[in-house]
Context: one part of a larger RNA
RNA sequence: UUGGGCUUAAAGCGUCCGUAGCCGGCCUGGUAAGUGCCUGGUUAAACCCAGCAGAAAACUGCUGGAUUGCCAGGCAUACUGCCAGGCUAGGAGGCGGGAGAGGCCGAGGGUAUUCCCGGAGUAGGGGUAAAAUCCUGUAAUCCCGGGAGGACCACCAGUGGCGAAGGCGCUCGGCCAGAACGCGCUCGACGGUGAGGGACGAAAGCCAGGGGAGCGAAGGGGAUUAGAUACCCCCGUAGUCCUGGCCGUAAACGAUGCAGACUAGGUGUUGCACCGCUCUCGGGGCGGUGCAGUGCCGAAGGGAAACCGUUAAGUCUGCCGCCUGGGGAGUACGGCCGCAAGGCUGAAACUU
Numbered sequence: 001u002u003g004g005g006c007u008u009a010a011a012g013c014g015u016c017c018g019u020a021g022c023c024g025g026c027c028u029g030g031u032a033a034g035u036g037c038c039u040g041g042u043u044a045a046a047c048c049c050a051g052c053a054g055a056a057a058a059c060u061g062c063u064g065g066a067u068u069g070c071c072a073g074g075c076a077u078a079c080u081g082c083c084a085g086g087c088u089a090g091g092a093g094g095c096g097g098g099a100g101a102g103g104c105c106g107a108g109g110g111u112a113u114u115c116c117c118g119g120a121g122u123a124g125g126g127g128u129a130a131a132a133u134c135c136u137g138u139a140a141u142c143c144c145g146g147g148a149g150g151a152c153c154a155c156c157a158g159u160g161g162c163g164a165a166g167g168c169g170c171u172c173g174g175c176c177a178g179a180a181c182g183c184g185c186u187c188g189a190c191g192g193u194g195a196g197g198g199a200c201g202a203a204a205g206c207c208a209g210g211g212g213a214g215c216g217a218a219g220g221g222g223a224u225u226a227g228a229u230a231c232c233c234c235c236g237u238a239g240u241c242c243u244g245g246c247c248g249u250a251a252a253c254g255a256u257g258c259a260g261a262c263u264a265g266g267u268g269u270u271g272c273a274c275c276g277c278u279c280u281c282g283g284g285g286c287g288g289u290g291c292a293g294u295g296c297c298g299a300a301g302g303g304a305a306a307c308c309g310u311u312a313a314g315u316c317u318g319c320c321g322c323c324u325g326g327g328g329a330g331u332a333c334g335g336c337c338g339c340a341a342g343g344c345u346g347a348a349a350c351u352u
Stems, first nucleotide, its partner, number of pairs: 003324004007306002012320001014200004021193003025087007033080002035076008049061003090190001091187003094183003102176007109153002114148006124135002161168002205246006214240002219235004257319006265297014301308002325352003334345004
């Protein structure tokens, strides 16, 4: 490379948008580039073969075929392409009433911790398996009242919801975005994927300026222990928070790329719509159906098994990414990016 693969054995880019490329719905007409058939040409010489006189060479001379390619002409038009026209089942838009911790900004609130002040009150408090360090007679802990400040948002809360992923949870307001459902009103293939590229991207970390209650890497101390650079305890700096900028990683996980089609069911739940019953008529209650999500169990089928099973890991199609024994190594070198930390790309010798 071919092949075979990618939930867990090596392997799905963290996620999305999108350029080129690749792929592309139904009908009609045209064309005939791809495609198929026919005919002709070309497919050098040496060589092979034959002849010369019996052998070899030199010399001379064909004929034929074949494969593949190329060229020219003719024919065919199912499929692909191209051109033209049409369609609505894909897609997009419109209208309608609903759902949601979706994003950003602003305002307001709540409980608790800590600190400060005042009152009341006196000897302990705290912590642990037990202790000690620690706090406390300059009055602690505990109780009451007042104040300051920062962070957070109990219950509701739910294999509940929303978001592409990361992620999102007090209340109200403003701005912005997306999805589902219903109608089938408009456009008329406008679509799918997506190398490069771009944007977003937890925590930690970095730069500048704020902020700092609690927690708390590092650090100090007390214990434990043979030791204890730990687990436990008392402190505690960065950080955690805010604004602006950078970083671009993760068990960024469903360890499962995206889109479409097809293939038994059962049972929950969320949103919307419709139907029936019921009512104290309210956006009520109960039941059923459809679509869209989200769980569980399972036919067929798949799988090495665990398990998956209309939310596929089943049966197919399109496109991208990735894997090819372990270690060396996500290292070295080079390049690109970054303030740095480092990130991305990414070997080999050698070894087994």
Molecule: small-subunit ribosomal RNA, central domain
Organism: uncultured archaeon